[in-house]
The RNA shown here (FMN riboswitch aptamer (RFN element)) has 128 nucleotides and comes from an Actinomycetota bacterium. The coordinates come from a structure-prediction model, not an experiment, and the mean pLDDT is 82. Its Rfam family is "FMN riboswitch aptamer (RFN element)". About the family: The RFN element is a highly conserved domain that is found frequently in the 5'-untranslated regions of prokaryotic mRNAs that encode for flavin mononucleotide (FMN) biosynthesis and transport proteins. The organism belongs to Actinomycetota, within Bacteria.

RNA sequence: CGUUGUUUUCGGGGUCGAUGUAAUUUCGAACCGGCGGUUAAAGUCCGCGACCCGAUACCCGCCAGGUAUCGGUUGACUCAGUGAAACUCUGAGACCGACGGUUAAAGUCCGGAUGAGAGAAAACAAAC
Numbered sequence: 001c002g003u004u005g006u007u008u009u010c011g012g013g014g015u016c017g018a019u020g021u022a023a024u025u026u027c028g029a030a031c032c033g034g035c036g037g038u039u040a041a042a043g044u045c046c047g048c049g050a051c052c053c054g055a056u057a058c059c060c061g062c063c064a065g066g067u068a069u070c071g072g073u074u075g076a077c078u079c080a081g082u083g084a085a086a087c088u089c090u091g092a093g094a095c096c097g098a099c100g101g102u103u104a105a106a107g108u109c110c111g112g113a114u115g116a117g118a119g120a121a122a123a124c125a126a127a128c
Stems, first nucleotide, its partner, number of pairs: 002128002004125007015029004030108002032097002034048004043095002052072008077093005099111003
């Protein structure tokens, strides 16, 4: 240093104005971008997570609910330049964004969530 195990910590961002009885939801302008990978830095490439749906097993007298495993669903980019290499950089112009709630339609407000989590870091232990 690497592999394995245990424990701990960390682990998502963003608003102003106009109209209106009422909107951070409409309109105008603005703002934001989880994790790993990729010959070079990615919201748009590849994969994963979150959200949602389902199956099975267990807990539960039943329902509801919970836990585990497995499966499904899951958004969006082009052109030019540089270069050995970029759909990742630079320039320009685009596009996308779970569910429930709301005096009026939500990526930005409130809620599930002081949750879960891809994963990241550290400490310790054993063997090589």
The sequence was found by an Rfam model in a public genome assembly.